[in-house]
RNA sequence: GAUCGUUGGGCCGCGGCGGAGGCCGACGAACCUGGUCAGGGGGGAAACCCAGCAGCCAUAAGUUGAAUUCUUCGGGUGCGACCCAGCGGUCUGC
Numbered sequence: 001g002a003u004c005g006u007u008g009g010g011c012c013g014c015g016g017c018g019g020a021g022g023c024c025g026a027c028g029a030a031c032c033u034g035g036u037c038a039g040g041g042g043g044g045a046a047a048c049c050c051a052g053c054a055g056c057c058a059u060a061a062g063u064u065g066a067a068u069u070c071u072u073c074g075g076g077u078g079c080g081a082c083c084c085a086g087c088g089g090u091c092u093g094c
Stems, first nucleotide, its partner, number of pairs: 001091010012080004017074005024065004033058004041050003
């Protein structure tokens, strides 16, 4: 000097795991959300109009489930590329 192995560090990529969020399903408001509002109420001579409880429907915060994918974060996580350092083997030059 070359090459191989090994250990550690830096950095990058891919993967895995975990957390959070998004997407999806279900649930989800006495009144303080929306819609539709039986009955009943108010106005009107009437037609009709007004507010609106229960019910029903939908949904917010939220709860829960699913687990594929997406985003993001994390490590005493796996593999690989590159760089640096230590150690060892082999070969070779002076």
Molecule: Bacterial small signal recognition particle RNA
Organism: Cyanobacteria bacterium REEB67